[in-house]
Model confidence (mean pLDDT): 89 of 100. Large-subunit ribosomal RNA, domain IV from a bioreactor sludge metagenome, 330 nucleotides, folded computationally. Rfam family: Bacterial large subunit ribosomal RNA.
Context: one part of a larger RNA
RNA sequence: UGGUGUUGAAGGAACUCGGCAAAUUACCCUCGUAACUUCGGGAGAAGAGGGCCCCGUUGAUGCGCAAGCGUCGGCGGGGGGCACAGACCAGGGGGUGGCGACUGUUUAUCAAAAACACAGGGCUCUGCGAAGCCAUACAAGGCGACGUAUAGGGUCUGACGCCUGCCCGGUGCCGGAAGGUUAAGAGGAGGGGUGCAAGCUCCGAAUUGAAGCCCCGGUAAACGGCGGCCGUAACUAUAACGGUCCUAAGGUAGCGAAAUUCCUUGUCGGGUAAGUUCCGACCUGCACGAAUGGCGUAACGACUUCCCCGCUGUCUCCAACACCAACUCA
Numbered sequence: 001u002g003g004u005g006u007u008g009a010a011g012g013a014a015c016u017c018g019g020c021a022a023a024u025u026a027c028c029c030u031c032g033u034a035a036c037u038u039c040g041g042g043a044g045a046a047g048a049g050g051g052c053c054c055c056g057u058u059g060a061u062g063c064g065c066a067a068g069c070g071u072c073g074g075c076g077g078g079g080g081g082c083a084c085a086g087a088c089c090a091g092g093g094g095g096u097g098g099c100g101a102c103u104g105u106u107u108a109u110c111a112a113a114a115a116c117a118c119a120g121g122g123c124u125c126u127g128c129g130a131a132g133c134c135a136u137a138c139a140a141g142g143c144g145a146c147g148u149a150u151a152g153g154g155u156c157u158g159a160c161g162c163c164u165g166c167c168c169g170g171u172g173c174c175g176g177a178a179g180g181u182u183a184a185g186a187g188g189a190g191g192g193g194u195g196c197a198a199g200c201u202c203c204g205a206a207u208u209g210a211a212g213c214c215c216c217g218g219u220a221a222a223c224g225g226c227g228g229c230c231g232u233a234a235c236u237a238u239a240a241c242g243g244u245c246c247u248a249a250g251g252u253a254g255c256g257a258a259a260u261u262c263c264u265u266g267u268c269g270g271g272u273a274a275g276u277u278c279c280g281a282c283c284u285g286c287a288c289g290a291a292u293g294g295c296g297u298a299a300c301g302a303c304u305u306c307c308c309c310g311c312u313g314u315c316u317c318c319a320a321c322a323c324c325a326a327c328u329c330a
Base pairs, nucleotide, nucleotide: 001325002324003323004322005321006320007319008318010316011315014314019311027051028050029049030048031047036041038159052079053078054077055076056075057074058073059072060071061070062069063068080084092309093308094307095306097304098303099301100300104116105115120157121156122155123154124153125152126151132143133142134141160296161295162294163293165226166225167224170223171222172219173218174217175216176215179214180213181212185208186207190203191202192201193200194199227245228244229243230242231241254288255285266282267281268280269279270278
């Protein structure tokens, strides 16, 4: 000096990105417990008291013929210690937001999470030799399934509650006995080469010829999208109102400086002596928004933000001790 521990005056988070680490708490009994709530919870909420030994008294109960030996209590009185769940073991607690409903799962070896999964919801495909998938010699066969649309596959969302608006112009998908376009094939008008010719051999127009595409419809819990400018009210300001341009349609409800807000430490309120964080509002949403779900939500979380109580060597400010190592000497 480092490591691992133990203890510490006064203060008690002033430390720090952050109470990281440490400390506090811890068991049993009695009392007592809030908001909120899906009435189950929240709850071990929080918080308070008791716990050792001796004596007296009283009740219940087991075994025993009995004497008696146990077990579980109630009440009263007393005793000792610094300390009575005497060591070990053994929850700190509360409040408020965010995210995810939950228990689960995950980057074996830097990430455990608000990521994945999940019950629940929707759309869609599939009528059975099913769809889909495996395999392949485009065989046999197998899974699906010893299942049969209340089933199986794909995809999105993600308990529950209240809901899920407008746009089908583009892309996709579905439907459409017409029409347009369209390959091989069919068809052969007509023509070329060669030959005396028969012929052989080429080219070849109409016409006919599928799916697809065009076209006509439907479809957004399909991929996706959801405006601009100008004016207007008897203070001002603002604009319920009007005009105009564009669009397939111009963002409804709800939420909103948000895990989203650039300007921004927005403004106001709360909390602090002091608050770029936090909570509640406002709405000027650079660039929220409804199953790429919207907004709430009890319970839950080694998640995350902020605050408070308790507690402490985290700190003011370090010190001593124990052991291990390093170092010096032998």